[in-house]
Molecule: small-subunit ribosomal RNA
Organism: uncultured organism
RNA sequence: CCUGGCUCAGAGUGACGCUAGCGGCGUGGUUAGACAUGCAAGUCGAACGAUGAAGCCCAGCUUGCUGGGCGGAUUAGUGGCAUACGGGUGCGUAACACGUGAGCAACCUGCCUUGAAGUGGGGAAUAGCCCGGGGAAACCCGGAUUAAUACCGCAUGUGGUCUCUUUUCGCAUGAAAAGACGACUAAAGUUUGUAAUGACUCUUCAAGAGGGGCUCGCGGCCUAUCAGCUUGUUGGUGAGGUAAAGGCUCACCAAGGCAAAGACGGGUAGCUGGUCUGAGAGGAUGAUCAGCCACACUGGAACUGAGAUACGGUCCAGACACCUACGGGUGGCAGCAGUUUCGAAUCAUUCACAAUGGGGGAAACCCUGAUGGUGCAACGCCGCGUGGAGGAUGACGGCCUUCGGGUUGUAAACUCCUGUCACCAAGGAACAAACGGCAGGUUCAUAGCCUGUCCUGAGUUAACUUGGAGAGGAAGAGGUGGCUAACUCCGUGCCAGCAGCCGCGGUAAUACGGAGACCUCGAGCGUUACUCGGAUUCACUGGGCGUAAAGAGUAUGUAGGCGGUUUGGUAUGUCAGGUGUGAAAGCCCGAAGCUCAACUUCGGAAUUGCGCCUGAAACUACCGGACUUGAGGCCUGGAGAGGGGAGUGGAAUUCCUGGUGUAGCGGUGAAAUGCGUAGAUAUCAGGAGGAACACCAGUGGCGAAAGCGCUCGACUGGGCCUGCACUGACACUGAGGGACGAAAGCUAGGGGAGCGAAAGGGAUUAGAUACCCCUGUAGUCCUAGCCGUAAACGAUGGAUACUAGGCGUUGCUCGUCAUCGACCCGAGCAGUGCCGUAGCCAACGCGUUAAGUAUCCCGCCUGGGGAGUACGCUCGCAAGAGUGAAACUCAAAGGAAUUGACGGGGGCCCGCACAAGCGGUGGAGUAUGUGGUUUAAUUCGAUGCAACGCGAAGAACCUUACCAGGGCUUGACAUGUCCGGAACCUUGCCGAGAGGUGAGGGUGCCUUCGGGAGCCGGAACACAGGUGGUGCAUGGCUGUCGUCAGCUCGUGUCGUGAGAUGUUGGGUUAAGUCCCGCAACGAGCGCAACCCACGUUCUUAGUUGCCAGCAUUGAGUUGGGCACUCUAGGGAGACUGCCGGUGACAAACCGGAGGAAGGUGUGGAUGACGUCAAGUCAGCAUGCCCCUUACGUCCUGGGCUACACACGUACUACAAUGCUGUGGACAAAGGGCAGCCAGCCAGCGAUGGUGAGCUAAUCCCAGAAACCACGGCUCAGUUCAGAUUGCAGGCUGCAACUCGCCUGCAUGAAGGAGGAAUCGCUAGUAAUCGCAGGUCAGCAUACUGCGGUGAUACGUUCCCGGGCAUUGUACACACCGCCCGUCACACCAUGGGAGUUGGUUUUGCCCGAAGUCGUUACUCCAACCUUAGGGAGGGGACGCCGAAGGCAGGGCUGAUGACUGGGGUGAAGUC
Repeated sequence: CCUGGCUCAGAGUGACGCUAGCGGCGUGGUUAGACAUGCAAGUCGAACGAUGAAGCCCAGCUUGCUGGGCGGAUUAGUGGCAUACGGGUGCGUAACACGUGAGCAACCUGCCUUGAAGUGGGGAAUAGCCCGGGGAAACCCGGAUUAAUACCGCAUGUGGUCUCUUUUCGCAUGAAAAGACGACUAAAGUUUGUAAUGACUCUUCAAGAGGGGCUCGCGGCCUAUCAGCUUGUUGGUGAGGUAAAGGCUCACCAAGGCAAAGACGGGUAGCUGGUCUGAGAGGAUGAUCAGCCACACUGGAACUGAGAUACGGUCCAGACACCUACGGGUGGCAGCAGUUUCGAAUCAUUCACAAUGGGGGAAACCCUGAUGGUGCAACGCCGCGUGGAGGAUGACGGCCUUCGGGUUGUAAACUCCUGUCACCAAGGAACAAACGGCAGGUUCAUAGCCUGUCCUGAGUUAACUUGGAGAGGAAGAGGUGGCUAACUCCGUGCCAGCAGCCGCGGUAAUACGGAGACCUCGAGCGUUACUCGGAUUCACUGGGCGUAAAGAGUAUGUAGGCGGUUUGGUAUGUCAGGUGUGAAAGCCCGAAGCUCAACUUCGGAAUUGCGCCUGAAACUACCGGACUUGAGGCCUGGAGAGGGGAGUGGAAUUCCUGGUGUAGCGGUGAAAUGCGUAGAUAUCAGGAGGAACACCAGUGGCGAAAGCGCUCGACUGGGCCUGCACUGACACUGAGGGACGAAAGCUAGGGGAGCGAAAGGGAUUAGAUACCCCUGUAGUCCUAGCCGUAAACGAUGGAUACUAGGCGUUGCUCGUCAUCGACCCGAGCAGUGCCGUAGCCAACGCGUUAAGUAUCCCGCCUGGGGAGUACGCUCGCAAGAGUGAAACUCAAAGGAAUUGACGGGGGCCCGCACAAGCGGUGGAGUAUGUGGUUUAAUUCGAUGCAACGCGAAGAACCUUACCAGGGCUUGACAUGUCCGGAACCUUGCCGAGAGGUGAGGGUGCCUUCGGGAGCCGGAACACAGGUGGUGCAUGGCUGUCGUCAGCUCGUGUCGUGAGAUGUUGGGUUAAGUCCCGCAACGAGCGCAACCCACGUUCUUAGUUGCCAGCAUUGAGUUGGGCACUCUAGGGAGACUGCCGGUGACAAACCGGAGGAAGGUGUGGAUGACGUCAAGUCAGCAUGCCCCUUACGUCCUGGGCUACACACGUACUACAAUGCUGUGGACAAAGGGCAGCCAGCCAGCGAUGGUGAGCUAAUCCCAGAAACCACGGCUCAGUUCAGAUUGCAGGCUGCAACUCGCCUGCAUGAAGGAGGAAUCGCUAGUAAUCGCAGGUCAGCAUACUGCGGUGAUACGUUCCCGGGCAUUGUACACACCGCCCGUCACACCAUGGGAGUUGGUUUUGCCCGAAGUCGUUACUCCAACCUUAGGGAGGGGACGCCGAAGGCAGGGCUGAUGACUGGGGUGAAGUC
């Protein structure tokens, strides 16, 4: 950079948390779980019999009663209509259930409208009422009597139905009209009124409107781990049945019907208008409103009716609940309220029929939990308010602070106003107009219509208006690390906690908790769950498959998809116009009404769809005709490890036989096992057997792929070139299907030389179930069959066309039989390679053999893990293969490229890195540091290189930070205030000292006379003080890589980008040093040089230095001199400058000359960007934290010096290149006044005494030592070595006990050259020898310097470290990285599992309720008929079907299950 998932910001819908002022409009149970109580469907007396209240009248008489009449309220019953609407819910249903569009010539339709015709005359019953009876009740039975618009015949027949004929029409079954003989077929009254020709009702028919029934096309879920399903099934004939077509039902006949465009099965689900989201296409959804469907406790059934298989009807079965006198009954809120259960969660047991609508009625009217209202809930949408203007001492308070201030903040206070909403008071519409009553008009009319008037309000204590009062009553929620707007302090300290993702928290948290401030929204704000969006992340719009997930191993071919040129036609798709429909509501646009808005109303648009009519004919499709370029065919030629089967040949290995021959062979890094004296290996000859075919051999050939290699001929497939007068689109691809398919493996039978899983042995190793070696079985080979997979790869499906070239190579043809021939050269076609343009690609790369540009077809992908696993199915002898999930878990996994780092990768180069040497360390003794241990304390720090003779250039006290004990508390030290005193000096006592307590002396300096400065003492408070913590909060300084040659920048260029280039390359150098080349050109920090010292020389200057010549002395002692040495200032000199060679005409290198010095002359100082959270808070400084009669400070004593031990660094040795004695020679660099100390004296000596010189080129320390000469020692624990110890002394210091140094005498340990291992050094270096200095009273084997004597290196293979470019990488905290698997423990989900237990579905059989239908020989019987028997009709019985139930067996699915399998996740476990 890309791929790819996860997550967030938006909108919407529920709930929860915190909070809450008002109003309008909407919305509000999840358990189709169970339901107490009330209500939700009645009405009509103008259909009927009956009942008969109020009131009125009459009569009688005991004047308050009886009787009669009128009247007609009321109503149980008969009857009519309604109860099939309205209201609820979403169980079931994947279906003609729904949506949409058609069809019915196959149908029905109460009430309503229109039209035509009619309503005659009779009959028999039955509720109620009354009487009697049964029952707890519900209710039931019997008898008698009665009415109708209830019921039944007869008459009439406009009409209707049946049968027949004709005409017209229709695609057809058929339809309509007309006509004809005949048959069948109807009715009911009520009421107003003086009166009907009124009104209502009734009967028949025709038509309408609206409603319904049936059929069909198309459309809309998941699953193939459901692939076959079906017997009334599919069709026919006939019959039955229905309002109606139809296997709807039945009998018979035929054997069909459906299905990969997904039948059958399983899961889920009411469908739609719409709603939410979205730019859209889509996706999700189906609350409220509207249309359709389904259901009404569960299952079944019919009756009535115009309509039901009927929510508030009936019957049966079941479950549940209730009543009961135990005999029997009753019930169905998924109507409105309400209860209970459940749940995250959803309201009142309200008012009214005033409006709208519905039922009944002639009407008044009655009914209406439909509906209209109100109530509850911020649940949603919309609107309003919680005040406005002014106001800087920028108030107080809060918070922060660098202490200056900043912020809260015009915010408040304060001043002046306003009055919405809520509150109080007063007023006050609209929803009301109809019906109806009355009056009038019209009219024949008391129908109808019109006009006027009257009546009717649940909500309503309302909307609205006016007035009043007073800023008065009204703000919260979430957030502030990034995404994402908004920051600080305190607390906490991987705790407590946060978290949507990334991730915060381990002592300085903008991330936790609090506070202040700020941000966002605001009567709300957040959280949670779900949906769409973002997600082009299933991609139609709009994705991909070389390496990221993804091309089936290959070809063949079915269905399907797609398809060359031309012509005519049709009109399937397509296009155009018209037309029907696409309900309303909703969305959108425009208006209008509520003060606005939400909301509502009106109009338009839209409804992307479907049907019909007409037209167009380019494209597509279809039907004809033609063509040749795609494809095929034919002729000729030629290449080839193409295939199958059968022969043949030689080389080699092994084995066997024989000969020669003798002691080993073989094998390896080295060995051993093994073979061999019973004769191997080697060698010669002969023979046997199996497998494979050297050279040729080639990014050469062939094949679809797998694959194919000695050679010969026969059989056979495919491709290529050239030519053609053939066929005429026959093509391409290809789901399923069939075929082929390396190796290994399996079955059976052969074969078996070599090789060789397994196995055995030998080695290696910590181990070595490996690599190496010696053996060796299966296998490898053949025949027959299976398996069906590979990194089966070009990790690249097939076909066709187009789009620059260059260079090879194979086959054929042509130029060209030009040439004698083979070549060479050029062109074309077909293959096979390399490079490369445009273009593509995330990049790498691809690039006419595409990964380019396009078309067609197929296959495949959708985060990582779980997992190519489990279950199921198919295949297989097995191994296993094919198909192929989920739970759970993670926030990534992945590709390409970049920069680093790393590699027991390769290349080049360097370094005391190795090698070559010299000397050490490690062994001994001692010194010193560290660890450890000990201790009251053994103060602290430093810890691989890069801590350990380090901080410490020097611990007896001090130092000192540690320990014990004794003291002090504004303090040992600083500043400020007040008071006093000069300061200061001398001195006594107590005490270990600090300190405490006394005595005496002393009165200073300046002054404006107040006082002040310095010092001392006292008091109180601010504060001091801390070597207490944090070097992982820091500054500064330092170490290290490394004196390694590197590290970067600007501009340009390249790359999407990280980055690259420059800085790489060719040379060269110590060097990124320099040269050349180069898309780079320049520059910076480093390198080098500039600086210091040493080496040569010149010059200047000669004292304290020097002395050539002159004089002089014991002596450069003195005179003299400054030439020399030297001193210390300044110059010169070295630059690859010169010559030769090499190199590229370069840089440079090699050699040489000259030169004191030669290629950096030598040494030093000098340390790039950075790394190691390297070291240091105890050198200093410093943030924060901590202590404050102590973690501060003073004092005495002790400790830092301990000592079974381990390590580092040194010194001295172990001796003869030595030691020792005597004598003798030569330095450099330093230091010195509280100092160095000459000389002299004393002492064996350390040293002491005395004492000259020197503030130093003058004097002193100061004799240098190794060395030289001579003598001794003669290889030994010694005349080596000196530890240790004893005695005696000296020095420093207040003081040498713990715990200093030195001297003398005596003592005389270990040690005889140091295991594994390891260190330093390249020239005046190593080694060796001494000298000086700092620190310091004293104390040096340490450190820092100085000089004297004075060695080895062929070289870069290896070890270590480093540099450059390159390569690989899964590393980036960078190999001390990352990371795999088993085991152990905990948790989680899941597979198997003897089974156990549910749900659902299904098959067979049994039983069989209610009920329809059928049968009936039983029984009943008012109307009607009758031939008088009976028929018709009802009941019972029987039969078919049939719910629930029972028995037995299957399928699918859930839960659970001892045990068991793997998987995932976990802290710093184990191997």